[in-house]
This is a predicted structure of a 157-nucleotide RNA (FMN riboswitch aptamer (RFN element)). Rfam family: FMN riboswitch aptamer (RFN element). Rfam describes the family as follows. The RFN element is a highly conserved domain that is found frequently in the 5'-untranslated regions of prokaryotic mRNAs that encode for flavin mononucleotide (FMN) biosynthesis and transport proteins. The prediction has a mean pLDDT of 76.
This record gives sequence, structure tokens and C1' cells, in this order.
RNA sequence: CCGAAUCUUCGGGGAAGGUGAAGGGAGCAAAGCUCCAUAUUCCUUACCGGCAGUGAAAAAGCAAAAAGCUUUUAAGCCUGCGACUCUGUUUUAAAAAACAGAUUGAAUCCGUGAAAAUCGGAUGCCGACGGUAAAGUCCGGAUGAGAGAAGAUAUUA
Repeated sequence: CCGAAUCUUCGGGGAAGGUGAAGGGAGCAAAGCUCCAUAUUCCUUACCGGCAGUGAAAAAGCAAAAAGCUUUUAAGCCUGCGACUCUGUUUUAAAAAACAGAUUGAAUCCGUGAAAAUCGGAUGCCGACGGUAAAGUCCGGAUGAGAGAAGAUAUUA
């Protein structure tokens, strides 16, 4: 330094205003009418972006300087992964659980240049399930799970 093992810790962000349906509340003797409150879901305007990779940029350090080397940061919509959802199998009294599989969102244009899906500019677009006035931002499963990140231990080659 590399590989395998065990353990520990960490491991998701974001809202205001307006309107006011149904049902509800209040007033009137009633039909009914009027008023009140009710949406982070509607409308308007904002805001947010898991993990790894790629990446012509930026910063810092080493080097007399250059070349070069090292470190850190750099994509929601490029590649892959995770979460959610569904199915099957095993197991179970039933769940839980384990394993296997399926599904799984969204970008263009201009500029620079030898070279940009990543840089600069512009305009767009996307966001599981259950609940509830229709939800990326509220509540819930979740004090969960997890891609992975960091560290420790002892050991082998």
C1' cells in the first nucleotide's frame, strides 16, 4: 500500500400571501337568507435538491520559477445507485423478517473554445406512498431503512 473480517459514529432540504367548496358555527319563528371560521393541497409569487462517478472551472499548498504534483470544492433534470411502490418464494397461526424480481421523474438554446448534456448567460422542467380541500415544502409509516462517508481494532499475504 492492497485485499478480506469485526465494530463504532455519521448519513435530506424547503412557504408566504390571496381566495373560500362541502360539512360546521352564529343570527333570524321557519322555508330560507346573511355572516363567521376552514387549503403550507386551489391561485399567485417564492423556496428546496440524498449517494457515487464524470467534469476544460475555482481555491490552497509543495516547488527559486516553470513544468509538474497534492488537497479541497464543483451536475436535481449526463451515467449508475438508494429510498418509495408492486409481485413472487421461503417462513409464520397471522404479521414481522429474509431472499429474488419488476417499476422508478425532469433540458433546451445562446456564448467561449480544439474540445462543454458539467463552465458563463437565458428560458424551462421534475419530485414515491397513506392522510387531509387535490401536497416536492404539512402530518404519518420514520427514534425506521438506506446508497454511502469517516474512523477504530486485531489479523493474513